The RNA shown here (Bacterial RNase P class A) has 363 nucleotides and comes from uncultured Halovulum sp. Rfam family: Bacterial RNase P class A. By type it is a ribozyme. Its mean pLDDT, the model's own confidence on a scale to 100, is 77. NCBI's taxonomy places the organism under Bacteria, Alphaproteobacteria, Rhodobacterales, Paracoccaceae, Halovulum.
RNA sequence: GAUGGCCGGAUGACCGCGCCCUAUCUCGGGGCGAGGAAAGUCCGGACUCCACGGAGGAACGGCGCCGGGUAACGCCCGGCCGGCGCAAGCCGCGGGACAGCGCCACAGAGAACAGACCGCCGCGCGUGCGCGGUAAGGGUGAAACGGUGGGGUAAGAGCCCACCGCGGGACCGGCAACGGGACCGGCACGGCAAGCCCCGCCGGGAGCAAGGCCGAAUAGGGAUCGCGCGGGCCGCAAGGCCCAGGGGGCCUCCGCCCCGAGCAGGUCCGGGUAGGCUGCUCGAGCCGUCUUGCGAAAGGCGGCCCAGAUGAAUGGUCAUCGGGGAUCUUCGGGUCCUUACAGAAUCCGGCUUACAGGCCAUC
Numbered sequence: 001g002a003u004g005g006c007c008g009g010a011u012g013a014c015c016g017c018g019c020c021c022u023a024u025c026u027c028g029g030g031g032c033g034a035g036g037a038a039a040g041u042c043c044g045g046a047c048u049c050c051a052c053g054g055a056g057g058a059a060c061g062g063c064g065c066c067g068g069g070u071a072a073c074g075c076c077c078g079g080c081c082g083g084c085g086c087a088a089g090c091c092g093c094g095g096g097a098c099a100g101c102g103c104c105a106c107a108g109a110g111a112a113c114a115g116a117c118c119g120c121c122g123c124g125c126g127u128g129c130g131c132g133g134u135a136a137g138g139g140u141g142a143a144a145c146g147g148u149g150g151g152g153u154a155a156g157a158g159c160c161c162a163c164c165g166c167g168g169g170a171c172c173g174g175c176a177a178c179g180g181g182a183c184c185g186g187c188a189c190g191g192c193a194a195g196c197c198c199c200g201c202c203g204g205g206a207g208c209a210a211g212g213c214c215g216a217a218u219a220g221g222g223a224u225c226g227c228g229c230g231g232g233c234c235g236c237a238a239g240g241c242c243c244a245g246g247g248g249g250c251c252u253c254c255g256c257c258c259c260g261a262g263c264a265g266g267u268c269c270g271g272g273u274a275g276g277c278u279g280c281u282c283g284a285g286c287c288g289u290c291u292u293g294c295g296a297a298a299g300g301c302g303g304c305c306c307a308g309a310u311g312a313a314u315g316g317u318c319a320u321c322g323g324g325g326a327u328c329u330u331c332g333g334g335u336c337c338u339u340a341c342a343g344a345a346u347c348c349g350g351c352u353u354a355c356a357g358g359c360c361a362u363c
Stems, first nucleotide, its partner, number of pairs: 001363007009321007017033006035341001039352002042350005047207004052255006060203005065079005080094001081092004095198002100196002102192003117138002119134007146164006165187001166185003171180003211278004221269005230243005245259004285304008322339007
């Protein structure tokens, strides 16, 4: 310097809280009682409910190298490639630029198949102008259509050559991403997709204020909309059944449900429910150890029960100690200051953010 992990307060006394168990039940006794992030509400789930369900599609959103782990994930592990670093390591905007569209300001000759300002070379002449060639040198810029060296040329240029670079098919290693020696090729049409987009994969909605039970209260309130207000059977009638037709959080098919006209359904306005119980904590749980695996993790064995509040409990006082800093010291110690971030509310797996100080291990 880097990576991973742990602690982040302790003890005693008195007084005071919440839940559970017990009791000789107005006395009392026992057990337990905030986090590594409880935070952010960003992902993934469990669980609950949903007249729309199944299949397919659209819209919208997410992910994006390969292989594994997991209930699952945008997470974790291992690897590949690229970048940074002397290194241990860290980071990832990691599919596609030849499907299409778009952007690259200014400067500059020229910014994608562009281009001649300065310069170099040749010719002419009136000696600093004109014509032609050039893109190696210089300049502009974030970036200039390969790099170094040599040959060649009037001067130059992959014009030619060597090496590098780029592209290609085949061979070898690897599950794969990908890597590798020999061979061939014209020496070359940039960047941005974290611009729209294309491709592949994934995704129903809402959420414990979900939901269930008890009790209670109010106004089975008012207005409006499109379609439609038909047919048949039974019946004395009331009414019942079936069909056409209408409706049911995007579209199609199938199925199911409601209405079938005193509507189902859509939109708007208005009123009541401010209560109690439950959900409510035994979990994809925690601790230890063994086996397998590089690892994430999986399996076996043993042990443990660890908040369930509801305006919201775990606090207050006193004393001692621990950690850190400063200072003094007769080196025994004394004095002073300070002790992080932060409080459960259905529960888990992650990510992100905050954290005084201290310790351990490895590189």